RNA sequence: CGUCCGGCGGCGCCACAUCUCUGGUCAUCCGUGGACGGGGGCGGGGGAACCCGCAUGCGACGCGUUCCGCGUCUGGGGGUGAAGCCGCGCACCGCGGCCGGGGCACCGAUCGUCCCGAACCCGACAGCUAACCCCGCCGGCGGUCGAUCGGAGGAACC
Repeated sequence: CGUCCGGCGGCGCCACAUCUCUGGUCAUCCGUGGACGGGGGCGGGGGAACCCGCAUGCGACGCGUUCCGCGUCUGGGGGUGAAGCCGCGCACCGCGGCCGGGGCACCGAUCGUCCCGAACCCGACAGCUAACCCCGCCGGCGGUCGAUCGGAGGAACC
C1' cells in the first nucleotide's frame, strides 16, 4: 500500500416503513439488548345514501346432511406498488413509441445526465362511500459531490 473477514459508529438513498413509553420466570460481557403490549406519526384495505355501473348470470375440482355448506385451485375479477398501454417480431423473449418512477447531499423550478418500469397478495369476491371495522411500519443499498434562476438558513471574520 492492497485484498479478505468480522464488529462498532457516522452521513446519505429506495420505500408508508419512523419516534417513543413499558420492560418477559427472555438473553447478557451486568453496560445493556428488547419479546409481548401501548402512544405519536406515516401508509393501506373493507364499508351507506347520492352518483356511477350491470341485467336474471354467476369459473374448475373434491367432500358432505345435496335447500345448501365446507375444502382446494386460478384462465375471470380485484388489491399493494412508479412498475402500465399500444405496435412489430425470429413470440424464448426482444425491439420501438407513448407514459410512469428515482438519484445527482437545504427547498422549489428548468436544463442536462445516470438509472428503474419488479415482485407479491386476495381466492369467484369487493365501484365511490359518512359512521364503523380491519391491517402494515418490513426489507434492500452507498454518490464523490452537474449547471442555471429564485428562495431559505447561516459559519468564519470585523

Predicted 3D model of a 158-nucleotide RNA (c-di-AMP riboswitch aptamer (ydaO/yuaA leader)) from Geodermatophilus ruber. The model forms 92% of the base pairs in the Rfam consensus.